[in-house]
RNA sequence: GCCCGGUUGGCGCAGAUGGCUAGCGCGUUCCCUUGACAUGGGAAAGGUCAUAGGUUCAAGUCCUAUACCGGGCA
Numbered sequence: 001g002c003c004c005g006g007u008u009g010g011c012g013c014a015g016a017u018g019g020c021u022a023g024c025g026c027g028u029u030c031c032c033u034u035g036a037c038a039u040g041g042g043a044a045a046g047g048u049c050a051u052a053g054g055u056u057c058a059a060g061u062c063c064u065a066u067a068c069c070g071g072g073c074a
Base pairs, nucleotide, nucleotide: 001073002072003071004070005069006068007067010026011025012024013023019057028044029043030042031041032040050066051065052064053063054062
């Protein structure tokens, strides 16, 4: 330098063919249960979907560029 994959709450991930309110597990906070803790049950907060453009009535999803991470070829 070229090619491929990835980037989504604090962490790990899902999100078939674009479609309405972006979910799951863990964690965090609060409540119930306990003499207290653990376990268990319930509720809540938390996301500019890497960044910037474009296509579209509509983009996490498609296209382009850039950045970062991983792999491959020279």
A computed fold for a 74-nucleotide RNA from an Elusimicrobiota bacterium, annotated as transfer RNA.
It matches the Rfam family "tRNA". It is annotated as a transfer RNA. Rfam's curators write: Transfer RNA (tRNA) molecules are approximately 80 nucleotides in length.
The source organism's lineage runs through Bacteria, Pseudomonadati and Elusimicrobiota.